């Protein structure tokens, strides 16, 4: 420099303007934004993963009601089409659609506050140490 393997770090985008209203960055109208790994050639919408949510088990607080931490336990979990290039794209280029957890609000959220200085999938990121040869 290379392969391995152990620890630590790092690593999510997006609300502007107008309209109604007593009150909306929650309706309406435009407006904006895509986590990770796969894939004959790039993907929010194609398989998958995380994330979220519901229950199970273990432990731990609580006087109750409940809460809070693990799990290689179980369940749920959103959206695409036409055209065109090409050997091959539901992935590129045109064209028009679509989707977005949970509590919170003066009124119903992807985008606002919050749980979150959380978690996390994966990473030919980065550091440090060990081992190979």
């Nucleotide at each position: 420099a290379c392969g391995c393997g152990u620890g630590c770090u790092c690593c999510g985008g997006g609300g502007u303007c107008g309209g109604u209203g007593c009150a909306a960055u929650u309706c309406c109208g435009a407006a904006c934004c895509g986590g990770c790994g796969g894939u004959g050639a790039c993907a929010g919408u194609c398989c998958g993963c995380g994330a979220g949510c519901c229950c199970c088990c273990a432990c731990c607080c609580c006087a109750c009601c409940g809460g809070g931490u693990g799990g290689c336990g179980g369940g749920c979990c959103g959206a695409c089409c036409c055209g065109g290039u090409g050997g091959g794209a539901c992935u590129c280029c045109g064209g028009g659609a679509c989707c977005g957890a949970c509590g919170g609000u003066g009124a119903g959220a992807g985008u606002c506050c919050g749980g979150a200085c959380g978690g996390g999938a994966g990473g030919c990121a980065g550091c440090a140490c060990g081992c190979g040869g």
Predicted 3D model of a 133-nucleotide RNA (FMN riboswitch aptamer (RFN element)) from Kineococcus indalonis. Its mean pLDDT, the model's own confidence on a scale to 100, is 82. The model forms 97% of the base pairs in the Rfam consensus. It was read from a public genome assembly, where an Rfam model found it. Lineage of the source: Bacteria > Actinomycetota > Kineosporiales > Kineosporiaceae > Kineococcus. It matches the Rfam family "FMN riboswitch aptamer (RFN element)". Its family is annotated with FMN binding in the Gene Ontology.